[in-house]
Record summary
Small-subunit ribosomal RNA from Pelvetia canaliculata, 1536 nucleotides, folded computationally. Its mean pLDDT, the model's own confidence on a scale to 100, is 84. Lineage of the source: Eukaryota > Sar > Stramenopiles > Phaeophyceae > Pelvetia. RNAcentral holds the sequence, with entries from SILVA.
RNA sequence: AGAGUUUGAUUCUGGCUCAGAACGAACGCUGGCGGCGUGGAUAAGACAUGCAAGUCGAACGGAAAUCCAGCUUAGCUUGCUUUGCUGAAUUUUAGUGGCGGACGGGUGAGUAACACGUGGGCAACAUGCCCUCGAGUUCGGGAUAGCCCACCGAAAGGUGGAUUAAUACCGGAUGUGUCGUGGUGGGGGAUUCCCUAUUACGGUGAAGGUGGGGUAACCUGCCGCUCGAGGAUUGGCCCGCGGCCUAUCAGCUAGAUGGAGGUGUAAGAGACCCCCAUGGCUACGACGGGUAGCUGGUCUGAGAGGAUGAUCAGUCACACUGGAACUGAGACACGGUCCAGACACCUACGGGUGGCAGCAGUCGAGAAUCAUUCGCAAUGGACGAAAGUCUGACGGUGCGACGCCGCGUGGAGGAUGAAGGACCUAGGUCUGUAAACUCCUGUCAUCAGCGAGUAAGGCCAUGUGCAGUAACUGGUACAUGGUUUGAUAGUAGCUGAAGAGGAAGGGACGGCUAACUUCGUGCCAGCAGCCGCGGUAAUACGAAGGUCCCGAGCGUUGUUCGGAAUCACUGGGCGUAAAGCGUAUGUAGGCGGCGGGGUAAGUCAGAUGUGAAAGCCCGGGGCUCAACCCCGGAACUGCAUCCGAUACUGCCUUGCUAGAGUAAUGGAGGGGAGUCUGGAAUUCACGGUGUAGCAGUGAAAUGCGUAGAUAUCGUGAGGAACACUAGUGGCGAAGGCGAGACUCUGGACAUUUACUGACGCUCAGAUACGAAGGCUAGGGUAGCGAAAGGGAUUAGAUACCCCUGUAGUCCUAGCAGUAAACGGUGCACGCUUGGUGUGGCGGGAUUCGACCCCUGCCGUGCCGGAGCUAACGCGUUAAGCGUGCCGCCUGGGGAGUACGGUCGCAAGACUAAAACUCAAAGAAAUUGACGGGGACCCGCACAAGCGGUGGAGUAUGUGGCUUAAUUCGAUGCAACGCGAAGAACCUUACCUAGGCUUGACAUGCAUUUCUAAAGCUGUGAAAGCAGUGGAGUAGCUUGCUACAACUUGCACAGGUGCUGCAUGGCCGUCGUCAGCUCGUGUCGUGAGAUGUUUGGUUAAGUCCAGCAACGAGCGCAACCCCCGUGUUCAGUUGCCAGCACGUAAUGGUGGGGACUCUGGACAGACUGCCGGUAUCAAACCGGAGGAAGGUGGGGAUGACGUCAGGUCAGUAUGGCCCUUAUGCCUAGGGCUGCACACGUACUACAAUGCCCGAUACAAUGUGAACCGAGACCGCAAGGUGGAGGAAAUCCUGAAAGUCGGGCCCAGUUCGGAUUGGGGGCUGCAACUCGCCCCCAUGAAGUUGGAAUCGCUAGUAAUGGCACAUCAGCUACGGUGCCGUGAAUACGUUCCCGGGUCUUGUACACACCGCCCGUCACAUCAUGGAAGCCGGUCGCACCCGAAGUGCGUGCGCUAACUUUUAGGAGCAGCGCCCUAAGGUGAGACUGGUAACUGGGAUGAAGUCGUAACAAGGUAGCCGUAGGGGAACCUGCGGCUG
Repeated sequence: AGAGUUUGAUUCUGGCUCAGAACGAACGCUGGCGGCGUGGAUAAGACAUGCAAGUCGAACGGAAAUCCAGCUUAGCUUGCUUUGCUGAAUUUUAGUGGCGGACGGGUGAGUAACACGUGGGCAACAUGCCCUCGAGUUCGGGAUAGCCCACCGAAAGGUGGAUUAAUACCGGAUGUGUCGUGGUGGGGGAUUCCCUAUUACGGUGAAGGUGGGGUAACCUGCCGCUCGAGGAUUGGCCCGCGGCCUAUCAGCUAGAUGGAGGUGUAAGAGACCCCCAUGGCUACGACGGGUAGCUGGUCUGAGAGGAUGAUCAGUCACACUGGAACUGAGACACGGUCCAGACACCUACGGGUGGCAGCAGUCGAGAAUCAUUCGCAAUGGACGAAAGUCUGACGGUGCGACGCCGCGUGGAGGAUGAAGGACCUAGGUCUGUAAACUCCUGUCAUCAGCGAGUAAGGCCAUGUGCAGUAACUGGUACAUGGUUUGAUAGUAGCUGAAGAGGAAGGGACGGCUAACUUCGUGCCAGCAGCCGCGGUAAUACGAAGGUCCCGAGCGUUGUUCGGAAUCACUGGGCGUAAAGCGUAUGUAGGCGGCGGGGUAAGUCAGAUGUGAAAGCCCGGGGCUCAACCCCGGAACUGCAUCCGAUACUGCCUUGCUAGAGUAAUGGAGGGGAGUCUGGAAUUCACGGUGUAGCAGUGAAAUGCGUAGAUAUCGUGAGGAACACUAGUGGCGAAGGCGAGACUCUGGACAUUUACUGACGCUCAGAUACGAAGGCUAGGGUAGCGAAAGGGAUUAGAUACCCCUGUAGUCCUAGCAGUAAACGGUGCACGCUUGGUGUGGCGGGAUUCGACCCCUGCCGUGCCGGAGCUAACGCGUUAAGCGUGCCGCCUGGGGAGUACGGUCGCAAGACUAAAACUCAAAGAAAUUGACGGGGACCCGCACAAGCGGUGGAGUAUGUGGCUUAAUUCGAUGCAACGCGAAGAACCUUACCUAGGCUUGACAUGCAUUUCUAAAGCUGUGAAAGCAGUGGAGUAGCUUGCUACAACUUGCACAGGUGCUGCAUGGCCGUCGUCAGCUCGUGUCGUGAGAUGUUUGGUUAAGUCCAGCAACGAGCGCAACCCCCGUGUUCAGUUGCCAGCACGUAAUGGUGGGGACUCUGGACAGACUGCCGGUAUCAAACCGGAGGAAGGUGGGGAUGACGUCAGGUCAGUAUGGCCCUUAUGCCUAGGGCUGCACACGUACUACAAUGCCCGAUACAAUGUGAACCGAGACCGCAAGGUGGAGGAAAUCCUGAAAGUCGGGCCCAGUUCGGAUUGGGGGCUGCAACUCGCCCCCAUGAAGUUGGAAUCGCUAGUAAUGGCACAUCAGCUACGGUGCCGUGAAUACGUUCCCGGGUCUUGUACACACCGCCCGUCACAUCAUGGAAGCCGGUCGCACCCGAAGUGCGUGCGCUAACUUUUAGGAGCAGCGCCCUAAGGUGAGACUGGUAACUGGGAUGAAGUCGUAACAAGGUAGCCGUAGGGGAACCUGCGGCUG
């Protein structure tokens, strides 16, 4: 410090997710030791048991015990024991009394508050114990606990009587003082006053205990007590500032705000009361609601911040819930009291008792949090004179890997790189120096021994100093001596012993993110933080091996911060991504021109105080280190006060004119309102002319019209809108404004001086205006026209189109307040290169005057520079550079929705969430693809032609059906006479049946044996099985070896079994279409672009020109083959002109190379030449010559790629599967099956024909298990026979054609299917199931619907011939060959396919795309809802405990006075207040609910096709109506 994820790719916006750190954690797996910390976060739920606050006998009277002494009783052992009493001493103690139980300890429920933090104030206060100082401590009195007696009660406890003490209680005295009131003097401060001195009057206090000395009087110490002053400490009250969410809480308030007087308190105060006034708070957020103890700090972060408030520390609040006071210095009191309530316990049922949020512990709830431990040795606290007692505060130990820190589980050597495991290309590699093995060490743990520090004090004795006393004692400080105190703990530590012996796991390994293989599984099981893995080769699931990370831990979950600049102060945005209010006026607020003076609030500087300690940071130190602890420093960014500075801001004051405004002059303008007027047009009415149609559409129909329409002329009525002018022209804030005239009226602009003197800018709320549609009331209504009706279209058509047509559109008065109210761009001001239009005004020059020209200001456009921007684009009219102010945004959906509120007559508007759900949604641009977008071009693509297919019969292939099987594959073009260039058996893969199991075939090893094979026998359909039979090659060393063979066994063979979506190879197709790319350069942030586009041209990305491109590659073309012309060479088997011979005849023979031909080489054609056109380029057109002319014709040749195209059944091949079978052999059957459908062909339907006879002319090819001549036989197929031929030699003779004859338009002399009969051939075998011949039979068919195919010249059409396969053949198929031999193309509008450019896109699996809504099903969350059930809060009323206060108090009473009463006190009663409770009507907030509304998700079912392309009616916004639904229509608006 970043990374992953939207896309085919890119840039941006934007969310989601990850890597880090932390935790009072929990869970999973695992677990050796120690140190230091830490541990009920949930139920402030309920609690058994024990302990947590007592102490003082030196305050008091008693009691008990012990001991001593004295007296006494009894017993005897005669000096002992015992009883009682008295006295002294010591110890213990219930009670009275004092101090302390207000500290310490716990918890965080409540509390949004002066509760907390920080800084101040009290001239408005208190303060026990402590310290210092001053003055005192006197004289009396009456009670009461306890104890005793009696009584009640189960108990807890209580009642009565008698008696008693005090440092308990009461009265009097004493007044240094103090308090109150009044006066006088001095000083000080500011709300009422304070300090000080003095004076008058009045009020006001006490308690003793215990030591020492002394005979005593008395003296003295200490601890107490009273009054007062001061200090310290601790509190109380008040104030400034600071720190949560919510405006879907906007108004709150009656003791409320203030005054005067009282009450009350320690003290100020409406704190409380009576009276009076009507105030007080609030947008700087009152009031209400929700949540929460606050802080030092803690976690995170670079910081600013954000989150948090465990342990430790400060503070507040609370103590079962609610209320209340008492005591006291202090409480409204955790382990006190009273009352009420809930709960629990005891009970004799009458009544009582209790409060763990103290320490342990229990139950409960929970994911979850410990021992019913030891000790007061230390520190601290209470009491005490002290010893001491108490102390679950505290100090320790225990439990928990809960956290942090430290240590260990060994170290060194050790290669045969062992074994095992895993992988493997079978060679090896990894685990791995790892282990074994050798040599060492001894931390921790274990055992044994020794063994601390934490201890300071206390007590006793002696001595010295100090204060004090008349003196001693005593006190205090120090010194010395003695004695004594340890829970932890026999612990830490040290020493010794033994032995590598006791001590390693967890997670991960697709990317992010370090780390990879095998097997299993097969969209299953599962994983997953995000993206995403898994559908038979998964580095992503599970296991294993290996590797990586951390390590006594490792992972997971949860939470916080970070990354997130993703709420942006530091540090973001708003044209199109989310985001500028529809517009203006303007309040609060924010901001504000130039100069002088003052002030010093902000600001800056210094000083002082404070900012607790701990923590963080730095330095140092102590535990062996560290964690931890100690010391010091710094820091604590803050607050307050004082003193300064005065640039800037503020405030006060005084000026200025550049901002702003006023006045004057002038013209421009659809600016606004009202009144009046006008013409054109539509419609209607009347009249005239006139006749059959009009209207409407893609085409029609509904409609109108012979009752006279449309058309045309005239007259009239009425309403609405204002053609042309008209212009990115004008005006207005926006909405908006368009005939003319008049009246009223707003604003802007130009020019010029004069005036005011900052009067300004922006603007939350607020107010006004605000298209269309809509609403209310009243008018009006020509045209248009939601709804509605009808006609069409259509599968349907609630639409588009047509005919009608109501609201509405218009006017008046109101309401409403929204639009794509858009420049999708808030307002104002300043600054920053230019060019060119246009509207208004001015100046200059010029002119007679103007125009043109130059120039200034205000508007309004276009193009562009810098700059900005993700890009598109903006660009002085900014989206540039700055300033001020306002509004708004923070992922998509849910949703601008629900609820609540405000407004509205309604429609609805404004404000505005959440649950849930997704990992995207989006912007701009790029490359493609697509478009019922555009432009250009090509192709037998159309058109123009010729011939077909589709109809018939047959053949053949396919589908389907059938079957035991009808083997398998190919399926739009690009499957279907295809694999198959030959299914009767074989083939053959299928079926049935019979058999074989190392196998029909290959290799190796072991084994048997010389038994091979052939032949023969039985059985059988055959295969096979059973038997018989008997022998191979080579070398030699002559009985061995090698090879071959056989038997048996093991490895293995075998598979046309699956996967062409695991593959190779090959092929089809787009397409012989002209394209597809690269290097360098350049442009762009980038994907990419450029080149390859453009203008011409071409069959062509062919060539030329231009151009930020320049070149190159694969394609095109050419090079190759065949045909067409010629030359040359060669001349058999071909040829025969000339010569010769010969035949019935024939190149038959000799011979020849002239010709044809054959087959080698070469020539020829290149737009080369001429003319024209063109950019005088490429090229095109025409011509000449030439056998051939513009690639001469044909072939081969197929770019990058597409279709997961085809083929595992041609072969090869990974993986999977079968192994007495899915392998192999055999026989028979099937692949040929037939209601039917389709493709491809053949033959026809006839006269351009058919039949008969005669007759002419080929080429390619083939032939030895072959072709087979002449001859003979047969009507023929064919047979006999065999010349010749391994071939330019033989087989070998084409047919259409031509000539002659017949047929005469018919189901025929057409056509030949089908069937019967008879033959032939091949073959082991023609039944299923071959071909051919002859005789006979003679079907459909008379040119073929919709539709559709081929072909542009030696082509189509038509005729025959040959060959491959092959025993034969289904061949009418396929591949070739030659013969005869046309027609037509105006042209590119249309159909199909293709290419280039451009445009739109919401497509990228790419239009066979994407995608919307209703309906149906399932799940989830949520709104409404008759009701039902809670919670909280306030209001009204009723009742009202305890208790304070007040009143009363003729009931009662010890202290005092007096005398039978008073004062004082108490009970009782009453009143006010008031907790709990009750009743009523509410408000707010939850839960639940029949039913119901929409929403989301799912696999994808139903209906349509709304949107994206001109999406097939351009889309969208607002509004209104309608409709199953998407939607449709009207009106206005926008261009996205």
It matches the Rfam family "Bacterial small subunit ribosomal RNA". Rfam links the family to the GO terms ribosome and structural constituent of ribosome.